[in-house]
RNA sequence: GAAUUAUACAGAAGAGUGGAGAGAACAGGCUCUGGGAAACUCUGGCAACCAGCUUGAACGCAAGGUGCCAAUACCUGCCCAAAGGGGGAUUAUAACGA
Numbered sequence: 001g002a003a004u005u006a007u008a009c010a011g012a013a014g015a016g017u018g019g020a021g022a023g024a025a026c027a028g029g030c031u032c033u034g035g036g037a038a039a040c041u042c043u044g045g046c047a048a049c050c051a052g053c054u055u056g057a058a059c060g061c062a063a064g065g066u067g068c069c070a071a072u073a074c075c076u077g078c079c080c081a082a083a084g085g086g087g088g089a090u091u092a093u094a095a096c097g098a
Base pairs, nucleotide, nucleotide: 004095005094006093007092008091013043014042015041016040017039021032022031023030026077027076028075029074044069045068046067049065050064052061053060073090078087079086080085
């Protein structure tokens, strides 16, 4: 780190440090935030992609490697649709990987 595949309306927070922003980027909304944002650390938890175990086979078990713990990926943006909604793009994560 291109590309590919899968998933994204479920689930899961306390403490310490910190001190003004945060919700990927841009725009418009909306929301969170000095009753303490981001970030870092510790502890706890959620999930189950890969690995592991059982098995004829995992849809079972378990939790080693990741990931995650406000709001659907917070909502909208492009296309179809009267609308509900559907599709796409982008992003994120996992596995694979020239």

About this RNA: SAM riboswitch aptamer (S box leader) from a Bacteroidota bacterium, 98 nucleotides, folded computationally. Its Rfam family is "SAM riboswitch aptamer (S box leader)". Rfam describes the family as follows. The SAM riboswitch is found upstream of a number of genes which code for proteins involved in methionine or cysteine biosynthesis in Gram-positive bacteria. The source organism's lineage runs through Bacteria, Pseudomonadati and Bacteroidota.